[in-house]
Record summary:
The RNA shown here (transfer RNA) has 72 nucleotides and comes from a bacterium. The sequence was found in a public genome assembly. Its mean pLDDT, the model's own confidence on a scale to 100, is 82. It matches the Rfam family "tRNA". Rfam classes the family as a transfer RNA.

RNA sequence: GCGGAAAUAGCUCAGUGGUAGAGCGUCUCCUUGCCAAGGAGAAGGUCGCGGGUUCGAUCCCCGUUUUCCGCU
Repeated sequence: GCGGAAAUAGCUCAGUGGUAGAGCGUCUCCUUGCCAAGGAGAAGGUCGCGGGUUCGAUCCCCGUUUUCCGCU
């Protein structure tokens, strides 16, 4: 230099055009003499960034940043 993959909640990951979810974690409450375990609820995300297409974009297109892999 060329090609490919990944980027979504604190962490690990779903979500292939119609208002973004799970598990773990965090907080509150219940249960207990205390802890653990268990139960109920809550908070937390302008989906890496900037444009475009579309009535509508996490999803499609272009550019760009970072990481990883391959080729030279």